Annotation:
This is a predicted structure of a 79-nucleotide RNA (SAH (S-adenosyl-L-homocysteine) riboswitch aptamer) from a Gammaproteobacteria bacterium. Model confidence (mean pLDDT): 75 of 100. Rfam family: SAH (S-adenosyl-L-homocysteine) riboswitch aptamer. Gene Ontology terms of the family: regulation of gene expression and S-adenosylhomocysteine metabolic process. The literature on the family includes a 2008 paper in Mol Cell by Wang et al., "Riboswitches that sense S-adenosylhomocysteine and activate genes involved in coenzyme recycling". The sequence was found by an Rfam model in a public genome assembly.
RNA sequence: CUCUCCGAGGAGCGUUGCAACAGGAGUUUCUCCUGCCAGGCUCGGAGCGGAGGCCAUUCACAAACGGCGCUCGUUCUGU
Repeated sequence: CUCUCCGAGGAGCGUUGCAACAGGAGUUUCUCCUGCCAGGCUCGGAGCGGAGGCCAUUCACAAACGGCGCUCGUUCUGU
């Protein structure tokens, strides 16, 4: 670092549907239709594998974001 799993980023309702996924069709390595769909993002931990670096102390704190509309919770301020 890729992938997988787990945890966290307060909670919920409605709505649209890009990607992914499923099904179907077509002029078939691509396109279209239907369904589903707003933690798919970030951080932390763990595991398999690969690459690089290093000769190693300990401790502490998390953070920034997340279409649109609404509601609740929490914190601060004002009345």
NCBI's taxonomy places the organism under Bacteria, Pseudomonadati, Pseudomonadota, Gammaproteobacteria.